[in-house]
RNA sequence: CACCGUCAUCCAAUUUUACCGUGUGAACCUGGUCAGGUCUUGAUCGAAGCAGCCAUAAGCAUUGGUAAGAUGUGGGUGGCGGUGCCU
Numbered sequence: 001c002a003c004c005g006u007c008a009u010c011c012a013a014u015u016u017u018a019c020c021g022u023g024u025g026a027a028c029c030u031g032g033u034c035a036g037g038u039c040u041u042g043a044u045c046g047a048a049g050c051a052g053c054c055a056u057a058a059g060c061a062u063u064g065g066u067a068a069g070a071u072g073u074g075g076g077u078g079g080c081g082g083u084g085c086c087u
Base pairs, nucleotide, nucleotide: 001084002083003082004081005080006079007078008077009076010075011074012073013071014070015069016068017067018066019065020064021062022061023060024059030055031054032053033052038047039046
């Protein structure tokens, strides 16, 4: 000086978990608004309320973001050990 092994550390890669953002998301056992229809009334008013629509819960997804980890992955730096060559 070069190579190999090992340990530590840093960057990346893969992956896990949590939170945030976004999307989606309940025949009924969430809410709001409730067409139609139902009930009530002499009639009006009214009552409950299916579908639909809107907002969401649990959940699911994520090109995303943050944090904490893991490793039969890639590389940098340093310590230790070994081998080879030169002086």